[in-house]
Molecule: Glycine riboswitch aptamer
Organism: Peribacillus sp. Bi96
């Protein structure tokens, strides 16, 4: 000086699927309790390679164990008019890291 990648900032964009029913309490939110639904905050799960063990002269195979993923699944968690939030992507402007 730097390809690459890393955790955050600003901006824009940004799906889904009861404004549900009852108590508190005078509308809404908030809590609490009931039914029905969504995934795209966040958390779970494991396939296939690989690896070991079993077995064997030796390899396959069988059986177990282990490490590993997502936008797939799961529905803990969050969410189901706005409005906040939102995986992702785009852009900006900086930090540290670092192969040459």
């Nucleotide at each position: 000086a730097g390809a690459c990648g890393c955790a955050a900032c600003u901006c824009u964009g940004g799906a889904g699927a009861g404004a549900g029913c009852g108590u508190u309490u005078a509308u809404a939110a908030a809590a609490c309790g009931c039914c029905a639904c969504c995934u795209a905050a966040g958390g779970g799960g494991a396939a296939g390679a690989c690896u070991c063990u079993u077995u064997u002269u030796a390899g396959c195979a069988u059986a177990g164990a282990g490490u590993u993923a997502a936008a797939c699944u799961c529905u803990c968690a969050g969410g189901u008019a706005a409005a906040a939030g939102g995986a992702c992507a785009g852009a900006g402007a900086a930090g540290g890291g670092a192969a040459u």